[in-house]
RNA sequence: GCCUAGGUGGCGGAAUCGGUAUACGCGAAGGUCUCAAAAACCUUUGGGCGCAAGCCCUUGGGAGUUCGAGUCUCCCCCUAGGCA
Numbered sequence: 001g002c003c004u005a006g007g008u009g010g011c012g013g014a015a016u017c018g019g020u021a022u023a024c025g026c027g028a029a030g031g032u033c034u035c036a037a038a039a040a041c042c043u044u045u046g047g048g049c050g051c052a053a054g055c056c057c058u059u060g061g062g063a064g065u066u067c068g069a070g071u072c073u074c075c076c077c078c079u080a081g082g083c084a
Base pairs, nucleotide, nucleotide: 001083002082003081004080005079006078007077010026011025012024019067027045028044029043030042031041032040046057047056048055049054060076061075062074063073064072
């Protein structure tokens, strides 16, 4: 240099044919149980604003297509593998 696969909450990882982004797990916080703890179980858990109801933003960065993009197209950055 070329080819392929990938980049999504704190971490892993889903999201079907383009139609509620963050399911599920881990971790974390609070609680139940216990003399106490462990284990187990229950609730909550992206960010901002707000007393609340709710509103806005967010899929590596930017642009495009579309009524609508994590998903399709283009450019760039990064990671892994392959070829030279």
This is a predicted structure of an 84-nucleotide RNA (transfer RNA) from a Candidatus Giovannonibacteria bacterium.
It matches the Rfam family "tRNA". Gene Ontology term of the family: triplet codon-amino acid adaptor activity.
Its mean pLDDT, the model's own confidence on a scale to 100, is 82.
The organism belongs to Candidatus Giovannoniibacteriota, within Bacteria.
The same sequence occurs in records of 2 taxa.